Background
The RNA shown here (SAM riboswitch aptamer (S box leader)) has 101 nucleotides and comes from Rarobacter incanus. Its mean pLDDT, the model's own confidence on a scale to 100, is 84. The source organism's lineage runs through Bacteria, Bacillati, Actinomycetota, Rarobacteraceae and Rarobacter.

[in-house]
RNA sequence: CGACCAUCCAGAGCGGCUGAGAGACCUGGCUCAACGACGCCGCAGCAACCCCCCGGUGCAGAAAUGCAUGGACAGGGUGCUACCGCCAGGAACGAUGGAGC
Numbered sequence: 001c002g003a004c005c006a007u008c009c010a011g012a013g014c015g016g017c018u019g020a021g022a023g024a025c026c027u028g029g030c031u032c033a034a035c036g037a038c039g040c041c042g043c044a045g046c047a048a049c050c051c052c053c054c055g056g057u058g059c060a061g062a063a064a065u066g067c068a069u070g071g072a073c074a075g076g077g078u079g080c081u082a083c084c085g086c087c088a089g090g091a092a093c094g095a096u097g098g099a100g101c
């Protein structure tokens, strides 16, 4: 960057800095916020998408192997830690991970 796949009602907060709006966008609500929100940084934690580890089965293949599926772990790469993506409606919706270029 494009667009393919999966997920988005579970879970998990303290400190420092900053200083006015914030919960992505539109409309309508409801919340958070000078008793300092949002954001940034540090630490801690949650979870288990990918890697790593252990299998059986199915499919493809001459084979090597690939794909799908199960389990375990939390070492590595991300992510997340008010409210169901805060709620309802809307749209060329959005976010995160994996795969691809």
Stems, first nucleotide, its partner, number of pairs: 001100001004098005013043005021032003025090005044081003049077003053071002056069005085093001